[in-house]
This is a predicted structure of a 72-nucleotide RNA (transfer RNA) from a Candidatus Amesbacteria bacterium. The sequence was found in a public genome assembly. Its Rfam family is "tRNA". NCBI's taxonomy places the organism under Bacteria, Bacteria candidate phyla, Candidatus Amesiibacteriota. Its mean pLDDT, the model's own confidence on a scale to 100, is 81.

RNA sequence: GGGUUCGUAGCUCAAUGGCAGAGCAGCUCCCUCUUAAGGAGACGGUUGUGGGUUCGACUCCCACCGGACCCA
Numbered sequence: 001g002g003g004u005u006c007g008u009a010g011c012u013c014a015a016u017g018g019c020a021g022a023g024c025a026g027c028u029c030c031c032u033c034u035u036a037a038g039g040a041g042a043c044g045g046u047u048g049u050g051g052g053u054u055c056g057a058c059u060c061c062c063a064c065c066g067g068a069c070c071c072a
Base pairs, nucleotide, nucleotide: 001071002070003069004068005067006066007065010024011023012022013021018055027041028040029039030038048064049063050062051061052060
């Protein structure tokens, strides 16, 4: 330098055109003498950045940034 692939909640990951979700962690409550375990609930997101297509974009297209791998 070229190519492939990935980037979504604090962490690990879903959602592949139609209201962004789960588990874990953290918070509140219940239970318990206390802790752990268990139960209930609420919160938590400019979907890496900037454009484009579309009635509508996490999803499709382009550029850029960052990670991994392959070729040279």